[in-house]
Context: one part of a larger RNA
Parts: sequence; structure tokens; C1' cells
RNA sequence: CUAGGCGUCGAGGGCACGCAGGCGGUGCAUCGGGUUGAAAGUGAAAGUCGCCAAAAAGUGACAGAAUGUUCUCGAAACCAAUGAACUUGAGUGAGACAGAGGAGAGUGGAAUUUCAUGUGUAGGGGUGAAAUUCUGAGUUGCACGAAGGAAGGCCAAAAGCAAAGGCAGCUCUCUGGGUCCCUACCGAUGCUGAGGUGCAAAAGCAUGGGGAGUGAACGGGAUUAGAUACCCUGGUAGGCCAUGCCGUAAACGAUGAGUCUUCGCCCUUGGUCCACGCAAGUCAGGGGCCCAGCUAACGCGUGAAAGACUCCUCCUGGGGAGUACAGUCGCAAGACCGAAACUC
Repeated sequence: CUAGGCGUCGAGGGCACGCAGGCGGUGCAUCGGGUUGAAAGUGAAAGUCGCCAAAAAGUGACAGAAUGUUCUCGAAACCAAUGAACUUGAGUGAGACAGAGGAGAGUGGAAUUUCAUGUGUAGGGGUGAAAUUCUGAGUUGCACGAAGGAAGGCCAAAAGCAAAGGCAGCUCUCUGGGUCCCUACCGAUGCUGAGGUGCAAAAGCAUGGGGAGUGAACGGGAUUAGAUACCCUGGUAGGCCAUGCCGUAAACGAUGAGUCUUCGCCCUUGGUCCACGCAAGUCAGGGGCCCAGCUAACGCGUGAAAGACUCCUCCUGGGGAGUACAGUCGCAAGACCGAAACUC
């Protein structure tokens, strides 16, 4: 490179936006670059045959080779180009609607902890059992009050929203996206997307705050043959806030994005429709079964892993190895890119 693949065997980029590129609706007209028809030109060498008595050299001829190429005359379906149109793809507007979508500010309650006061007097706590531990300088408990931080019970759901990561007390402000519906406008403005850019859980890093509970590390008590653990008592970083970095996850649906086609049933969310039936329909989602089909099987099955098309990433035996080296990025941790020898 070809070919075959990428749910679970190797392989879908964590997710989006998007330059180049690739691909791309409907009918009409023009054009004749690609395409296609006909005719003509060109047609090397090797090769084969003849001649020279034979070989070589030489020489003459042959047929052929072609899908090539040049020129001329045509065709106009398709591709490209140009022109003027169309509305179904894309989009905009009107009318409704749902939502833990995002950012900022404010605010309330339950609980834990600490503190203060009162009451009260001997244990509390913890475990399989204990001990470390707290406590007569008054514990635990009870009552009332105060402070502070973090998290959001019930509602709550296979529910909802979001590109993914993710998002949950309540209120306000700003703001993104979506669905339905009847129409109005616009007129192919589309899909994908190497590089590129942005976003991106948790942990971690930097600076400054905060610190209730929890809790890597660490101290102690147990357990044990030992116990660098599981259990207990303490406890620093962290987790929280602001700003900046990091750029990775089983970032999973282990399933790239988009468009079209395809037997049905049940539940559910948001519209709409019908006008009341304990209904039916129709869009857009979320789930459970299953026909055809697919699959090695498991299973998937209108939310496809079915039938097609377009574009992109990626795979090519195991180990060595996501290592080494080089480069780029990063404060660092490290990330990205990514071999070979050797070996089976």
C1' cells in the first nucleotide's frame, strides 16, 4: 500500500468548535474541461522469416504490439463550470412549554463539633473482647444561648438537563441550549473534519484565605508467629473559597459523527391533538421485550451491533513497552508523540 476490521478477542480520539481537504437537495438553460463515439496520423527496440553455400556481421521484409498519444468532426446523460430559479435539507421569526444546563449574589433549617451559663454526680467512650483515650481542675446526660464550617434528608423516579466532564435546600439577577405547534421569511447557506483552538471528574501543584466533620501520611492501643493491614483512639496534608496551572480516568454504552430505509408490543418524561373513553393518534426524549436481519457466541434489534451512503480516528502475534532516545508542553508530578535489539 492493498484487503479485512474496531460492543466483549488488536482497534472509536474524553468531548466539542472549526481553517484546509473530501463528500453533497430539486427542475431548467448554457458550455464542452473531464467523459464518450467515429475517422486519420504516429507506431522504437527486442522478436520472427527470407537472402548471402553454413555461422557471424550485414541486408531486405513480415506481421504485430497499444489500453498509449496527437489532430479533426460529433454527442451532451453523468462529473465539473456558469446563469437564472425552486423548497423538502440547514437556518430565522411568531405562539406556547419543560428542565439538578451555566455564572454571580443573597438567605433558611436539621445535624456534628467547640465555647458560655445553669443543673447534676461518677463514670463516659470504644470493641468480637479489650486497651490506648476523656473525666473530681466536675465527665457522660439534660436545659437554654453563642460561634463556625461543610453537606443538602424527605420530595426522588429505569425521572429531568447538558457536547462530554458533569449538574440537586430556597430566592433573585444575568445567560446558553432544547421540544412542540400552526404558519411567515430565507433560499443549499449542508455533512464530516488531518492540523489548530477551546472545554474537561478525581487526585496533584502554586499563592492567599478557611478549617466543623472526615481523613492519605504519621503517633499510640489491639489482633497476630509477624501485622509496615483489616478493628479502635488521636491526627497533618487534602477535601471548602479565590486566582492560576496540570490535561489524565474502566473520561464506558468498553459502541465516532451525520443522513435515509426497515414487523410489532408494554411502561415512562415534555409538548400537541381529540374533546371526555380506565382511550387512541402524532412528534421529541428515557427504559423493558421481541420479528426479520446481523453476530464465533454472548447478544444487538427504529436509541441497531440490521440495510445503505459520506467523512474522520485507530488496529495488524505475545513479551520487551506505553519503556528508551529525540522533540514539544509543564513550577513539579508528569503528559503528548513513540521505537529497536533481544526473546517466545
Molecule: small-subunit ribosomal RNA, central domain
Organism: Alisma plantago-aquatica